[in-house]
RNA sequence: AGAGUUUGAUCCUGGCUCAGAACGAACGCUGGCGGCGUGGCUAAGGCAUGCAAGUCGAACGGACCACGUGGAAGGUAACGGAAGCGUGGUUAGUGGCGCACGGGUGAGUAAUGCAUGGACAACGUACCCCGGACACAGGGAUAGCGGCUGCGAAAGUGCCGGUAAUACCUGAUAAUUUCGCGGAAUCGCAUGGUUUCGCGAACAAAGCUCCGACGGUCUGGGAGUGGUCCAUGUCCUAUCAGCUAGUUGGUGGGGUAACGGCCUACCAAGGCAUCGACGGGUAGUGGGCGUGAGAGCGCGACCCACCACAUCGGGACUGAGACACGGCCCGGACACCUACGGGUGGCUGCAGCAACGAAUCUUCCGCAAUGGGCGCAAGCCUGACGGAGCGACGCCGCGUGUUGGAAGAAGUCCUUCGGGAUGUAAACAACUGUCAGGGGUGAGGAAAACUGACCAGCCCCAGAGGAAGCACCGGCUAACUCCGUGCCAGCAGCCGCGGUAAUACGGAGGGUGCGAGCGUUGUUCGGAAUCACUGGGCUUAAAGCGCGUGUAGGCGGGACGGAAGGUGUCUUGUGAAAUCCCUCGGCUCAACCGAGGAAUUGCUAGGCAAACCGUCGUUCUUGAGGCAGGUAGAGGCAACUGGAACCAUGGGUGGAGCGGUGAAAUGCGUAGAUAUCCAUGGGAACGCCUGUGGCGAAAGCGGGUUGCUGGGCCUGUCCUGACGCUGAGACGCGAAAGCGUAGGUAGCAAACGGGAUUAGAUACCCCGGUAGUCUACGCCGUAAACGAUGCGCACUAGGCAUGAGGACGUCUGACCGUAAUUGUGCCGAAAGAAAACCGUUAAGUGCGCCGCCUGGGGAGUACGGCCGCAAGGCUAAAACUCAAAGGAAUUGACGGGGGCUCACACAAGCGGUGGAGCAUGUGGAUUAAUUCGAAGCAACGCGAAGAACCUUACCUGGGUUUGACAUUCACGGAUGCCCUCUUGGAAACAGGAGUAAGCUGCCUUCGGGUGAAACGUGGACAGGUGUUGCAUGGCUGUCGUCAGCUCGUGCUGUGAAGUGUCGGGUUAAGUCCCUUAACGAGCGAAACCCUUGUCGCUAGUUGCCAUCGGGUCAUGCCGGGAACUCUAGCGAGACUGCCGGCGUCAAGCCGGAGGAAGGUGGGGACGACGUCAAGUCAUCAUGGCCUUUAUGUCCAGGGUGUCACACGUGCUACAAUGGCGCGUACAGAGCGAAGCGAGACCGCGAGGUGGAGCAAAUCGCAGAAAGCGCGCCCCAGUUCGGAUUGGAGUCUGCAAUUCGACUCCAUGAAGUUGGAAUCGCUAGUAAUCGCGGAUCAGCCACGCCGCGGUGAAUGUGUUCCUGAGCCUUGUACACACCGCCCGUCAAGUCAUGGAAGCUGGGAGCACCCGAAGUCCGCUUAGCCAACCGCAAGGGGGCGGCGGCCGACGGUGAGUUCGGUGACUGGGACUAAGUCGUAACAAGGUAACC
Repeated sequence: AGAGUUUGAUCCUGGCUCAGAACGAACGCUGGCGGCGUGGCUAAGGCAUGCAAGUCGAACGGACCACGUGGAAGGUAACGGAAGCGUGGUUAGUGGCGCACGGGUGAGUAAUGCAUGGACAACGUACCCCGGACACAGGGAUAGCGGCUGCGAAAGUGCCGGUAAUACCUGAUAAUUUCGCGGAAUCGCAUGGUUUCGCGAACAAAGCUCCGACGGUCUGGGAGUGGUCCAUGUCCUAUCAGCUAGUUGGUGGGGUAACGGCCUACCAAGGCAUCGACGGGUAGUGGGCGUGAGAGCGCGACCCACCACAUCGGGACUGAGACACGGCCCGGACACCUACGGGUGGCUGCAGCAACGAAUCUUCCGCAAUGGGCGCAAGCCUGACGGAGCGACGCCGCGUGUUGGAAGAAGUCCUUCGGGAUGUAAACAACUGUCAGGGGUGAGGAAAACUGACCAGCCCCAGAGGAAGCACCGGCUAACUCCGUGCCAGCAGCCGCGGUAAUACGGAGGGUGCGAGCGUUGUUCGGAAUCACUGGGCUUAAAGCGCGUGUAGGCGGGACGGAAGGUGUCUUGUGAAAUCCCUCGGCUCAACCGAGGAAUUGCUAGGCAAACCGUCGUUCUUGAGGCAGGUAGAGGCAACUGGAACCAUGGGUGGAGCGGUGAAAUGCGUAGAUAUCCAUGGGAACGCCUGUGGCGAAAGCGGGUUGCUGGGCCUGUCCUGACGCUGAGACGCGAAAGCGUAGGUAGCAAACGGGAUUAGAUACCCCGGUAGUCUACGCCGUAAACGAUGCGCACUAGGCAUGAGGACGUCUGACCGUAAUUGUGCCGAAAGAAAACCGUUAAGUGCGCCGCCUGGGGAGUACGGCCGCAAGGCUAAAACUCAAAGGAAUUGACGGGGGCUCACACAAGCGGUGGAGCAUGUGGAUUAAUUCGAAGCAACGCGAAGAACCUUACCUGGGUUUGACAUUCACGGAUGCCCUCUUGGAAACAGGAGUAAGCUGCCUUCGGGUGAAACGUGGACAGGUGUUGCAUGGCUGUCGUCAGCUCGUGCUGUGAAGUGUCGGGUUAAGUCCCUUAACGAGCGAAACCCUUGUCGCUAGUUGCCAUCGGGUCAUGCCGGGAACUCUAGCGAGACUGCCGGCGUCAAGCCGGAGGAAGGUGGGGACGACGUCAAGUCAUCAUGGCCUUUAUGUCCAGGGUGUCACACGUGCUACAAUGGCGCGUACAGAGCGAAGCGAGACCGCGAGGUGGAGCAAAUCGCAGAAAGCGCGCCCCAGUUCGGAUUGGAGUCUGCAAUUCGACUCCAUGAAGUUGGAAUCGCUAGUAAUCGCGGAUCAGCCACGCCGCGGUGAAUGUGUUCCUGAGCCUUGUACACACCGCCCGUCAAGUCAUGGAAGCUGGGAGCACCCGAAGUCCGCUUAGCCAACCGCAAGGGGGCGGCGGCCGACGGUGAGUUCGGUGACUGGGACUAAGUCGUAACAAGGUAACC
């Protein structure tokens, strides 16, 4: 510090996600030791048990115990020991102090809180410290205790008797205390304070004692600690906008330690609020903690400070202090005890329990330390605290050994089988001794001494022993292989993996990371500049309010002066400690801890400065405004008025149609339409001028005239003197449609009716037609209200056009020119921008103010509120869901977009297919099997250039298992091969017998040895037309013989990419030329190659025969010839070379000459980058998978030939341009030895017999056919046509039944030119005619591949169909239009709105009831010690009663937030549902608001 993810690719916008750090954590796997920390975040829900606040006998009286003394009663005495006294101890009660601290928790609380800084002239303070003064005289009770053997289950409590005090009471004394009155000084911002003088009034006390001390009272001061007040700061929500009756203030009174509506009575009507009152939600606050570069953001565990609370609610009492966690009273809920009458209780103290929950510890030890309470003290108490225990919960430290040890064991994994990896790792050898373990000791924590719960530290022993895991390895992100699985199981933070070769699932080996931990989950900050103060944006990505006027607010021109609020600087106090940081120090280090410093960016107070901002005053004119004179204009409103068109009505002419469309029909018309003429009436809109023009804030404004009226611009520079800019709310204006009332209605025209179109057509087209459109008044308040661009000011090159008015130049004017102003446009510098673009009319550079945005969908929706008559508008969410949604530009592809140009693409023409019969292939059906593949073009006479067996892959049945075939090893032993016979059998095969004739390598000393081949047995292995053409190679098809496809360098662009390859010509062609930020080059095109067409040369056998000769019925038959044809080799020839024209001086085109051939002469081979996951695993090859007595292999038979159908490709026809018969002419290219087979003979024929010749320019196949000549047929299902069937044959072959071809005789079907549709062909072509060949025993060949014979027609065009090329345009497509995609309906799941209601909670309001209790009043008919009084009685207290307030509870009407709810609304999501086709191309009616 960034990265992944939208696209085919790119740049941008933008969200999502990841890497980091952290945690009071939890969960999974794992787990050696120690130190320091830390640990109920949930139910402020409930709690068993123990402990957590007592202490003082030096305040008091008793009681009890012990001892001493004492010695009574009794007893002869011993004895016995009472009362009393004293000492010591224990302590229930009275009394004092404490219990308001310490400890816990965060429910409540948004201010009665907290933080910071101030104030009290408005206050309190026990214990402690310092100072002053004092403690005199009396009195009456009451607990305890005793009794009533009281009452009661208990808790507890009554009556009688009697007792003490530092308990209580009265009196006295008292001021520097308090109050009142009067005076003086001084201070303060004010109320007023302080000091002081005089007079008056009021108020105190307690003792104990060991004689040291400790206490008591009043009072002043202090310290510490509280109370109160003020300022500032302190979360979300405006879908909470108004709130408030003790409310705001005053006066009197009350109350408090103290101010105060704190309370009360009366009076006034105030107080708070957009700087957010009131309401709702949430929350203890701070120091700090986490994160972050910081600013911030999040948090408030542990520690510290403050607040609040103590089962829930209320209340007061006591006290210095409480409205009191372990006090009291009352009410409620809950729990326990009970004799049912009543009582008791409060862990949010420490442990602990159940419960809740993902989850959080011991019912431990000790007061040794620190601290607290009481006490003179000893001491007692202390779950505060100090320690230990449990938990890897966190941080930190240590260890699980160290060294040596192989070109490297075993095992495991991988492998190309060679090897590689694990790996110095282990073993092994040597060594060490941390931690744990065992034994001992324990400076120190402890202080002057006593005192150690617990711990550190030290010494010794043994021995490598007891101590390693977890996650990850597709990219981000560090780390790769094998196997298993087969869109399954599963993974996943995002992108995404998995459908048979998964580095992504699971396992293994290996690796990477961290390590007593490692991962996961959750949460926070970061990355995120993704709420932007630092530090973002708004033309098109989300985002400028439709426009204006203007309130608050924000901001604001020049000069001078004043004060000093902001600001700056210095100082002051504060900013607790801890934390963070720095330095030093202590634990062996670290974590941790200590000391000092720094910091604490803040607030307070004071001084100084005066530039800037603000403020006050004075002044200025340039901003702004006014004034005067001009000026353009569809600016606005009203009234009046005009012509054209249209419609209606009346009349005339006229006489059959009109109208409308792609074509029609509905409609109108003989009751007279349309057309035409005249007249009258009506409503709406204003042609030409008209413009890229003008005006207005926008919406918007268009005939003419008049009236009223707003604004702009120009010129002058006379006036005011900053009067300005913007503008939250607010107010006004605001197209169209729509609404209300009243009019109006010619044309047009939603709805509606009809006619068409269509599969449908609730549309597009046509005929009608009502609201509406128009006017007045009133609503509505929205638009793609757009420049998708808020308003104002300033600054930053220009050029051109145009509107407005003036100035200057020229004597004047038109015109022109010049320099300024103001509008409207275009092009452009710099700059900006993601780019497109913008560019003085900014989207540039700045300033000011307002509005708005923060991923897509849900949704501009729901709910609430406001507005509206309604329609609806404004404001405006959430759940849920997605990993994108977007902008601009790029390359393609596509378009029922455009331009240019090609092609038998169409047109022109010739012949076919589609109809028939047959052949053949395919589909389908059938079957035991009908083997498999090919599937639009580009599968279908295709693989197959030969299925009766074989082929053959299929089926049935029968055999076989190292195999039909290859290699190798081990063993056997010459067994072997061959041949003959034989049993079973359909054969394969299984079995038997025989013959030794032939075959069998090498060495040899010929005795033999060896063992190759073969055979047998066994093991490795063979085999597979089994699977995957979507794992592949190779080969092939297709676009397409179309003219394209690319590269290097340079240049342009942020980039994808572009340029080149575009443009102008030209070509069959990216062929060539010209231009040119391109210059060159490559693969294609062309050429080179083959063939054919002309000529020459060479060579003449088997071919040829002109000349010479010979011969034959005849024939180059023979001699001979080398001329010709021909054969087959080498050459020549054609290049737009020549001429003319056109063309850019070009390329080239047109015409011509010559020539066998002319502009590529004809044909062929040759097929760019690529596309179709095109075809083929069944040609072959090949990875993986599957099979192994079978999916291999052998055999027999069957099948691939089935047939109600459908399609493709062909053949033959339907006839007279024909059929038949007879006669007769002319090819080319091939093939032939298991072959072609002549002549001859036989057969009607297929063919047979026979075998001359020929490995072939020699012989044979071999007759070419159409043609030509002659004749018959006479338009007929025929002398056309030949299917089908019967019969008889021939040939091949082991074998023609399934299932061959051919021949002859007989039979003689359909068919009379073929619907929609569709195919081929542009010249030696189509058409037509025959011939040959491959395969092959034969042949289902009418197929295929070739060959020649005869031999046309038409087109010189590109509108249309199909396909293609280039340029351009649009795009929401990129699997690329066979694309994308919308809505209803149907199904499933999820969340949510409405809803009759049902139900729960919160906060208030009104009324009723009214506990405890304070306060107020009454009460002396109840009770009572202190004082007065002789007493009676009084005073006073208690009690009782009443009143105000008052918790809980009740009733009622509302309000608010939830839950649920028949039914209902839309929404989201979900491989293959239904209907249509809305959008994206002109999306087929441009789209959109």
Molecule: small-subunit ribosomal RNA
Organism: uncultured bacterium